[in-house]
Molecule: SAM riboswitch aptamer (S box leader)
Organism: Sporosarcina sp. JAI121
RNA sequence: UUCUUAUCAAGAGAGACCGAGGGAGUGGCCCGAUGACGUCUCAGCAACCAGCCUAUUCAGGCAUGGUGCUAAUUCCUUUAGGUAUUCAAACUGCCUAGAAGAUAAGAA
Numbered sequence: 001u002u003c004u005u006a007u008c009a010a011g012a013g014a015g016a017c018c019g020a021g022g023g024a025g026u027g028g029c030c031c032g033a034u035g036a037c038g039u040c041u042c043a044g045c046a047a048c049c050a051g052c053c054u055a056u057u058c059a060g061g062c063a064u065g066g067u068g069c070u071a072a073u074u075c076c077u078u079u080a081g082g083u084a085u086u087c088a089a090a091c092u093g094c095c096u097a098g099a100a101g102a103u104a105a106g107a108a
Base pairs, nucleotide, nucleotide: 001108002107003106004105005104006103007102008101013042014041015040016039017038021031022030023029025078027076028075043070044069045068048066049065050064051062052061053060054059074100079097080096081095082094083093084092
């Protein structure tokens, strides 16, 4: 880097440094000199994998290690189907399945 599987409506901040953009892309809408984003330190959340404990099984628990994460549902949206609304459409709402993305594990 590619492929496969699983999850993505919950949860979790403070200091120092930096200094202008950032929230993946589209269109929105937000965050940001009251210092965002990013880096470091400590703290926290969580439980994908390893580990430990309980258990006949199904499973449940712990949080030591490997990740991960700590604005907004993956912030909303994007493609298609269904449905509500409408004389019919459009818009919009709700539901479902995809696409794209993120994380973990395995494989190449």